[in-house]
Context: one part of a larger RNA
RNA sequence: CGCAGGAUACUUGAGAAGGCUUCUCCCCAGUACGAGAGGACCGGGAGGAGUGGACCGCUGGUGAACCAGUUGUGCUACCAAGCGCAUAAGCUGGGUAUCUAAGUCCAUGAGUGAUAAGCGCUGAAAGCAUCUAAGCGCGAAACAUGCUUCAAGAUGAGGUAUCCCAUCGAAAGAGUAAGGGCCGUUCGAGAACAGGACGUAGAUAGGCCGCAGGUGGAAGCGGCGCGAGCCGUGCAGCCGAGCGGUACUAAUCGCCCGAGGC
Numbered sequence: 001c002g003c004a005g006g007a008u009a010c011u012u013g014a015g016a017a018g019g020c021u022u023c024u025c026c027c028c029a030g031u032a033c034g035a036g037a038g039g040a041c042c043g044g045g046a047g048g049a050g051u052g053g054a055c056c057g058c059u060g061g062u063g064a065a066c067c068a069g070u071u072g073u074g075c076u077a078c079c080a081a082g083c084g085c086a087u088a089a090g091c092u093g094g095g096u097a098u099c100u101a102a103g104u105c106c107a108u109g110a111g112u113g114a115u116a117a118g119c120g121c122u123g124a125a126a127g128c129a130u131c132u133a134a135g136c137g138c139g140a141a142a143c144a145u146g147c148u149u150c151a152a153g154a155u156g157a158g159g160u161a162u163c164c165c166a167u168c169g170a171a172a173g174a175g176u177a178a179g180g181g182c183c184g185u186u187c188g189a190g191a192a193c194a195g196g197a198c199g200u201a202g203a204u205a206g207g208c209c210g211c212a213g214g215u216g217g218a219a220g221c222g223g224c225g226c227g228a229g230c231c232g233u234g235c236a237g238c239c240g241a242g243c244g245g246u247a248c249u250a251a252u253c254g255c256c257c258g259a260g261g262c
Stems, first nucleotide, its partner, number of pairs: 001153001005164007015150004021049007033038001050108006059101003066094005071086006111145003118138004165261001167174002179257004183199005204250003207246005213239003220233005
C1' cells in the first nucleotide's frame, strides 16, 4: 500500500516445512518343521539405542560479590571490629533465582485411501485353460493422509462475533466516534523493531514488611582457660534475582492519529 467504510477479538486451511529410524529379551513354544543338530511364521508383551520437543519437582552444573572461612600486606591511632589490594572474583567451602544436562516427561504410534512387485476371484477371445481383455479383491518403512509448526499478499486477499457510525465543507480537506498511538513503570517478550502486563478507579517496577530459601551460629557483653581459644546470650546475624502483602517512590499532566462508505 492492497484486501471497496473504520475498528477489536476469534478462526477456516489452499499451500509450505518438519517428522518417518533401529536393537535386544519374554510369551506363544523347545511347539510347527527336522533323523538329529537346530528351530520358526502369525500374534501378544517388556526394556533399550539414536533423534526431536518440552520442563526444572528430583540428581547435578552455573550462579562476578548471597553467606562463611582464610594467607600476606596497607589503612581506619591502638585492642577488637572492619575495608582496600593480591584476576578484569586473592584463595577456599557452600549456594536462592535464572539458564541448563548428565536430570525428568513426552514423541518417533495406530488407523485410513489408492498402489508396486506379488497373490487371487469371476472370465472370454480360443466349447478347454487362463489373475485380464470387460469387471472385482488382497497386498510395502515408498505415495496421499493421519501427527507437529507456519499459513488469507490464498491479489482466488476467505469466515464468525462484537463495537462505531450516514458530521461539517463546493472541493481540497477539517473536527471527531469505536479504536489506536506517542509517553511512562516494566516482563519468564526481546539485537533494533515487534509482543505481553500496568499507568492512581493502580500492585507495573523499586523501597519497606512478612515468608520461603542460602549461609551456618554475627557484633557487643558475660563466663571459663596461663594461652591459642571455647561456651552462653542465640537454629544467631547477614541475606541478589523467589512467593505474598503494602501506595512510601516512580508510572504526573497531557498530546496526536483515526470512518462518513465508487